[in-house]
Context: one part of a larger RNA
RNA sequence: CUGGGCGUAAAGGGUGCGUAGGCUGCGCGGCAAGUCAGAUGUGGAAUCCAUGGGCUCAACCCGUGAAUUGCAUCCGAUACUUCCGUGCUCGAGAACUGGAGAGGGGUUUGGAAUUCUCGGUGUAGCAGUGAAAUGCGUAGAUAUCGAGAGGAACACCAACGGCGAAGGCAAAACCCUGGACAGUCUCUGACGCUGAUGCACGAAGGCCAAGGGAGCGAACGGGAUUAGAUACCCCGGUAGUCUUGGCAGUAAACGGUGCAUGUUUGGUGUGGGAAGUGACCCUUUCCGUGCCGGAGCUAACGCGUUAAACAUGCCGCCUGGGAAGUACGGUCGCAAGAUUAAAACUC
Numbered sequence: 001c002u003g004g005g006c007g008u009a010a011a012g013g014g015u016g017c018g019u020a021g022g023c024u025g026c027g028c029g030g031c032a033a034g035u036c037a038g039a040u041g042u043g044g045a046a047u048c049c050a051u052g053g054g055c056u057c058a059a060c061c062c063g064u065g066a067a068u069u070g071c072a073u074c075c076g077a078u079a080c081u082u083c084c085g086u087g088c089u090c091g092a093g094a095a096c097u098g099g100a101g102a103g104g105g106g107u108u109u110g111g112a113a114u115u116c117u118c119g120g121u122g123u124a125g126c127a128g129u130g131a132a133a134u135g136c137g138u139a140g141a142u143a144u145c146g147a148g149a150g151g152a153a154c155a156c157c158a159a160c161g162g163c164g165a166a167g168g169c170a171a172a173a174c175c176c177u178g179g180a181c182a183g184u185c186u187c188u189g190a191c192g193c194u195g196a197u198g199c200a201c202g203a204a205g206g207c208c209a210a211g212g213g214a215g216c217g218a219a220c221g222g223g224a225u226u227a228g229a230u231a232c233c234c235c236g237g238u239a240g241u242c243u244u245g246g247c248a249g250u251a252a253a254c255g256g257u258g259c260a261u262g263u264u265u266g267g268u269g270u271g272g273g274a275a276g277u278g279a280c281c282c283u284u285u286c287c288g289u290g291c292c293g294g295a296g297c298u299a300a301c302g303c304g305u306u307a308a309a310c311a312u313g314c315c316g317c318c319u320g321g322g323a324a325g326u327a328c329g330g331u332c333g334c335a336a337g338a339u340u341a342a343a344a345c346u347c
Stems, first nucleotide, its partner, number of pairs: 003319004007301002012315001014201004021194003025088006033081002035077002038074005049065006091191001092188003095184004103177007110154001115149007125136002162169002206247006215241002220236004258314006266292011296303002320347003329340004
């Protein structure tokens, strides 16, 4: 340097942006670095190989040839790659028009419900369970009516639906703001793809500081159950859950399926557009999202134009089980820990 792989057997990085690097559309011209052809020089000898010879043979020895796959120089070739020049529009981007959306951030507002406080009515129970008990209640509970406080979450709409790179996003209005899509085919003219290191984002839980605290609720206390019950069930309940600022950086971060591009029979839904007819709807088409299935693929299951089919480019990762995602060391962190990551030994 090389092989085979990565949906479920070991294996896709949580996600994006992007540096170096790798790869890179169509036409014409130039150069000739890579590439290819020829020539010359060189490529020590021995060894190896071929052939001839010498020791009676052989080993061994001697001669000749081939080989020495390389390097340098010279002279050429120009299909491909590089480089230079020039042009193109289908890749990519921009412009204009348009509609869709829980995409993000901020401010404000709203109703239902739970809890609590005050007041009215009212009396002996309420709550809870498999059954109970702890608990609450004659200091008037539960129930019910009225008023008020406060926090959190937004029923129905709601969908196998939409948006977002992923995490994720759902009351309403306004303000700020990102992306995708369709149509026109107006502009730029390869400006592209991927992406080691890096940077940013990243559920829940956790940490620091300051607030907030209705409900729920690790820990904890009590009641039950049980042989026991550090549980499941019940009554309470602190952190937390919420807000602001910072840290942390992990998940079955899952489609267990990296990104991009091209090619390849179909059927049936659904979301957003466009065109034609038309005004009920139908047909065609672009982008997305489901299901079923063909060829093909697959160990099978299954995947099947949203591929796990057929190809190309680039990145990441795997290499028997355990020890172990551990130890040690490094880096990061306030800590918890994260990340990088073995071996002895053993089967």